[in-house]
């Protein structure tokens, strides 16, 4: 320098144009002699950044940042 992949909740990851979700985690309860386990409720997000397309974008397009991989 070029190509390619990834980026979404505290963590691991879904979500292929129409209100952003799960598991784990956090908090407050129930259960019990206590802890663990089990269980109820609750808590969670500028969807990496900036533009564009669209009635409507996490999703499509462009540029950039960061990280991984492969080349010269």
């Nucleotide at each position: 320098u070029c190509c390619u992949c990834a980026a979404u909740a505290g963590c691991u990851c879904a979500g292929u144009g129409g209100u952003a979700g799960a598991g784990c985690g956090g908090u407050c309860g129930g259960c019990u002699g206590u802890u663990a386990a089990c269980u109820g409720a609750u808590u969670g997000g500028u969807c990496g950044u900036a533009g564009g397309u669209u009635c409507g974008a996490a999703u499509c397009c462009u540029a950039c940042c960061u990280g991984g991989g492969a080349g010269a």
RNAcentral holds the sequence, with entries from Rfam. A computed fold for a 72-nucleotide RNA from Spinacia oleracea, annotated as transfer RNA. The coordinates come from a structure-prediction model, not an experiment, and the mean pLDDT is 82. It matches the Rfam family "tRNA". Gene Ontology term of the family: triplet codon-amino acid adaptor activity. The family's RNA type in Rfam is transfer RNA. Rfam describes the family as follows. Transfer RNA (tRNA) molecules are approximately 80 nucleotides in length. Taxonomically the source falls in Spinacia (Eukaryota, Streptophyta, Streptophytina, Spermatophyta).